[in-house]
Molecule: c-di-GMP-I riboswitch aptamer
Organism: Paenibacillus albilobatus
RNA sequence: CAAGCUAAAGGUAAACCUGCCGAAAGUCAGGGACACAAAGCUAAAGGGGCUUCGAGCGUCAAGAUUUCCGGUCUUUACGCCAUGCCAGCCAGCUGCCGAA
Numbered sequence: 001c002a003a004g005c006u007a008a009a010g011g012u013a014a015a016c017c018u019g020c021c022g023a024a025a026g027u028c029a030g031g032g033a034c035a036c037a038a039a040g041c042u043a044a045a046g047g048g049g050c051u052u053c054g055a056g057c058g059u060c061a062a063g064a065u066u067u068c069c070g071g072u073c074u075u076u077a078c079g080c081c082a083u084g085c086c087a088g089c090c091a092g093c094u095g096c097c098g099a100a
Base pairs, nucleotide, nucleotide: 004097011036012035016031017030018029019028021026034088040093041092042091046090047089048086049085050084054081056080057079058078059077061075062074063073064072065071
């Protein structure tokens, strides 16, 4: 320098439970370990994924207004939308030990 299936030291902590925040996704703290050689950092380089409060957008239906149509408004259902989130999906950057 370097492979990292194996050494030593040290590290992180999935699901789940409890609590805080949040509309949600999810974050944080405590417990807990499925795993991880980058499971360290970056969501303002980029791809991918999750969520949809609404100041939203579209469609259908019902109702109100209107003499009627059109228009407008309200409500239900469905779909779409990131500015919200995920680094334990890829990626970028940095880095311990080191043949046991």